[in-house]
This record gives sequence, structure tokens and C1' cells, in this order.
RNA sequence: UGCCCCGUAGUUUAAUGGUAGAACGCUUGGUUCUGAUCCAAGUAGUUGAGGUUCGAAUCCUUGCGGGGCAA
Repeated sequence: UGCCCCGUAGUUUAAUGGUAGAACGCUUGGUUCUGAUCCAAGUAGUUGAGGUUCGAAUCCUUGCGGGGCAA
């Protein structure tokens, strides 16, 4: 420098273009002599901008970040 891939809660992972879910984690409460387990509630997310569309995590363009290949 060129080409390719990836980006969703703290972590992992879903989501035919139609209300963004789950598990683990964390917090609070219950249970317990204490802790673990278990039960209930809560917590928090689509990498930025623009475009297409009635409607975008999803399609298009571009930026940013990460990874790979070639030189």
C1' cells in the first nucleotide's frame, strides 16, 4: 500500500427488514447459625455518521477500532 473478515449488556451468544432476547456476571431481598445452592426482583447493549425504506442490529456508502493474507 492493496484485498478479505469481524464489531449486539461487564462476558458469551441469538434476533425472515416489523416491540433487541437468553445464559453467565453484578446489585438488592428471601431462604441459612454463616457461606454455597435455590427462589424473587433489578441492572445494562446494537462501533460513529449519512443514505434506502412506512419501518434498519439486519441492506448501501463512508469513517473508527480489531484480526488475517499478499507485497
RNAcentral holds the sequence, with entries from ENA. A computed fold for a 71-nucleotide RNA from a Candidatus Spechtbacterales bacterium, annotated as transfer RNA. Its Rfam family is "tRNA". By type it is a transfer RNA. Rfam links the family to the GO term triplet codon-amino acid adaptor activity. Taxonomically the source falls in Candidatus Spechtbacterales (Bacteria, Bacillati, Minisyncoccota, Minisyncoccia).